Source information: The RNA shown here (FMN riboswitch aptamer (RFN element)) has 152 nucleotides. The sequence was found by an Rfam model in a public genome assembly. Rfam family: FMN riboswitch aptamer (RFN element). Rfam describes the family as follows. The RFN element is a highly conserved domain that is found frequently in the 5'-untranslated regions of prokaryotic mRNAs that encode for flavin mononucleotide (FMN) biosynthesis and transport proteins. This element is a metabolite-dependent riboswitch that directly binds FMN in the absence of proteins. Its mean pLDDT, the model's own confidence on a scale to 100, is 76.

RNA sequence: CAAGAUUCUCGGGGUAAGGUGAAAUUCCUGACCGGCGGUGAUGUUCAAAGCGAACUAAGCCCGCGACUCGUUCUCGGCUGCCAAGCGGCAGAGACGACUGAUCUGGUGAGAAUCCAGAGCCGACGGUAAAGUCCGGAUGGGAGAGGAUCAAU
Repeated sequence: CAAGAUUCUCGGGGUAAGGUGAAAUUCCUGACCGGCGGUGAUGUUCAAAGCGAACUAAGCCCGCGACUCGUUCUCGGCUGCCAAGCGGCAGAGACGACUGAUCUGGUGAGAAUCCAGAGCCGACGGUAAAGUCCGGAUGGGAGAGGAUCAAU
């Protein structure tokens, strides 16, 4: 340094102001927000200014996660509950389904990422119809970082 095992920590933001109404952060005008990995013609720094290195750069390009649903859980294995036991139920896990949105102009060899402009999108349950409130959730989580171990 790379991969592995164990373990710990971290791991999502947002309706100002106004209108209607008995009632709306849900409707209307308007406001605000952008998880993780990758890619990348960005920017900064370092460098002999060279090879190159570090950090940084996409909500709508590729993929992932969360919600929901299905299968499996029969052979073997994990967790919880029940059972004298056989075993049963549930969960995790695994696999699958489902799962939103971008154009125009500029520069250029090249733009889905740069610059400018104009757009668009956002699970489920509750409730006056919700990306932003309340709830499942003191949950789960893509992943990020640290520590330890063994081995090369």